[in-house]
The prediction has a mean pLDDT of 78. Predicted 3D model of an 83-nucleotide RNA (c-di-GMP-I riboswitch aptamer) from Desulfovibrio sp. UBA4079. NCBI's taxonomy places the organism under Bacteria, Pseudomonadati, Thermodesulfobacteriota, Desulfovibrionia, Desulfovibrio. Its Rfam family is "c-di-GMP-I riboswitch aptamer". Gene Ontology term of the family: cyclic-di-GMP binding.
RNA sequence: UGCGACAAACGCCAAACCUGCCGUGAGACAGGGACGGAAAGCCGCGGAUCUCGGCACUGCCCCGAGACUGCCGGGCCGCUCGC
Numbered sequence: 001u002g003c004g005a006c007a008a009a010c011g012c013c014a015a016a017c018c019u020g021c022c023g024u025g026a027g028a029c030a031g032g033g034a035c036g037g038a039a040a041g042c043c044g045c046g047g048a049u050c051u052c053g054g055c056a057c058u059g060c061c062c063c064g065a066g067a068c069u070g071c072c073g074g075g076c077c078g079c080u081c082g083c
Stems, first nucleotide, its partner, number of pairs: 002083004012037002017032004022027001035070001041076003045073003049067006
């Protein structure tokens, strides 16, 4: 450096839910809490899903602005062990 694997070691993260707070909203943040995770570390780059506004008409589609990486893919960085 490459490939592979593992919850074995040191450790790490934290689903749902609850509380507080921010936001029109999707949702984010903090505390509690663990469903799980070998990248559940970072990047909204492509797709998917969701929200708001517009067009349209009572639906889809289309346009703009957002949310989400623990939805999938991709990029970057990293621990341990083996080859």